[in-house]
Context: one part of a larger RNA
RNA sequence: UUGGGUUUAAAGGGUCCGUAGGCGGGCUGUUAAGUCAGGGGUGAAAGUUUGCCGCUUAACGGUAAAAUUGCCUUUGAUACUGGCGGUCUUGAAUAUGUGUGAAGUGAUUAGAAUAUGUAGUGUAGCGGUGAAAUGCAUAGAUAUUACAUAGAAUACCGAUUGCGAAGGCAGGUCACUAACACAUCAUUGACGCUGAUGGACGAAAGCGUGGGUAGCGAACAGGAUUAGAUACCCUGGUAGUCCACGCCGUAAACGAUGGAUACUAGCUGUUGGUUCGCAAGGAUCAGUGGCUAAGCGAAAGUGAUAAGUAUCCCACCUGGGGAGUACGUUCGCAAGAAUGAAACUC
Numbered sequence: 001u002u003g004g005g006u007u008u009a010a011a012g013g014g015u016c017c018g019u020a021g022g023c024g025g026g027c028u029g030u031u032a033a034g035u036c037a038g039g040g041g042u043g044a045a046a047g048u049u050u051g052c053c054g055c056u057u058a059a060c061g062g063u064a065a066a067a068u069u070g071c072c073u074u075u076g077a078u079a080c081u082g083g084c085g086g087u088c089u090u091g092a093a094u095a096u097g098u099g100u101g102a103a104g105u106g107a108u109u110a111g112a113a114u115a116u117g118u119a120g121u122g123u124a125g126c127g128g129u130g131a132a133a134u135g136c137a138u139a140g141a142u143a144u145u146a147c148a149u150a151g152a153a154u155a156c157c158g159a160u161u162g163c164g165a166a167g168g169c170a171g172g173u174c175a176c177u178a179a180c181a182c183a184u185c186a187u188u189g190a191c192g193c194u195g196a197u198g199g200a201c202g203a204a205a206g207c208g209u210g211g212g213u214a215g216c217g218a219a220c221a222g223g224a225u226u227a228g229a230u231a232c233c234c235u236g237g238u239a240g241u242c243c244a245c246g247c248c249g250u251a252a253a254c255g256a257u258g259g260a261u262a263c264u265a266g267c268u269g270u271u272g273g274u275u276c277g278c279a280a281g282g283a284u285c286a287g288u289g290g291c292u293a294a295g296c297g298a299a300a301g302u303g304a305u306a307a308g309u310a311u312c313c314c315a316c317c318u319g320g321g322g323a324g325u326a327c328g329u330u331c332g333c334a335a336g337a338a339u340g341a342a343a344c345u346c
Base pairs, nucleotide, nucleotide: 003318004317005316006315007300008299012314014201015200016199017198021194022193023192025088026087027086028085029084030083031082033081034080035077036076037075038074039073040072041071042070048066049065050064051063052062053061054060091191092188093187094186095184096183097182098181099180100179103177104176105175106174107173108172109171110154114150115149116148117147118146119145120144121143125136126135162169163168206247207246208245209244210243211242215241216240220236221235222234223233258313259312260311261310262309263308266291267290268289269288270287271286272285273284274283275282276281295302296301319346320345321344328339329338330337331336
C1' cells in the first nucleotide's frame, strides 16, 4: 500500500455551520467525454512464453510465432455515468394554521433556609465525636421572639418527563429571539447528502481587570486518630465558587456507538400533535423507554432509536513499552493546548 476494521480487544473528530471535493430522485430529447465493438498505425533489439532446429546432452545458441494487458487515429453502438435542453413531484425548502417545551438573552420579583446586626426573654453551658479535644460562652453564649441587612440556591410539582447541535438547561412574571412537531397538500421544482482546509459554540478547573462574598471550601492553622498520619474525623479558614467583560479550548466532552437515505416479524409503556368514537378504546405521524423474532456478534449483548441488509461522504486504527514524550512549528498573559517522531527494548 492493498485488505480488514473502529460499543467493550488499537481505532468515531466534543458539537454544529460550511468552502473545495466526492456522491446524488422520476420521465424525455440531444450529444458522444467516460464506456463498449471493429479497422489502421505504433508498441526497437535483447529478455519472457510456445513450436521447430544446431552443438553427443544440458547450459548456450539459431529461427518462427505469441505476448508486449499501452498510446495515437478512424468508423460505429448508446444501456449506464457525464454535458446540454425540456418536464414532473415523491427528496428538500417555503407558506398558512394549530400546538409544545427546565431552548437562549435581558429585566424584574417571591418565599423557605442560612449567616450577621440591633432589641427583648432567659441562665450555664453550647458545639462536636466512635470517644474526645481544639473552638464559642458570665464582656451573658446555645435556645427563643421581633425587626433589619446580605449573598447564593430554588423544597414540593419531578417522572427511563421535556427541550437543546453538543456543552448543557429547573421558583414566578414580562420583553425580545430561535427551534421542533402535526395538519393542509397551497408555492418553488432536485434547490439534496456529506464535508479535507476554515469558522462558530464548547462542563469543571485555571488566568486577566473590576465588583461581590451568606453558605460551602483546595491551600493553610489547630485538635484528634495512629508506630507514624504531610490523610480519612473535628474546629476554623484564604483562593475559588457568584456578577460583568476578556482569555483558556480541554473531560470517562460517553450511547465509550460519526452523519444521511432506504428496506427488514412482533409485544408493551410514555411525551407532543392529528383523527374515529358518547365513553371505554383504537388508528396515524414525530419523539422517548422496556422486552423480544430473524439477522448480526468472540461473547457480553444488539435487535426499526441496529451493533441487521445496502448505498454515499467524512474521521480514525495497524503489537506492548519508550510517549501523547523529544524536536520543530502554530496558538496562549501564563498554566498549557494542537500537531507529533526516533533510537532503544520486549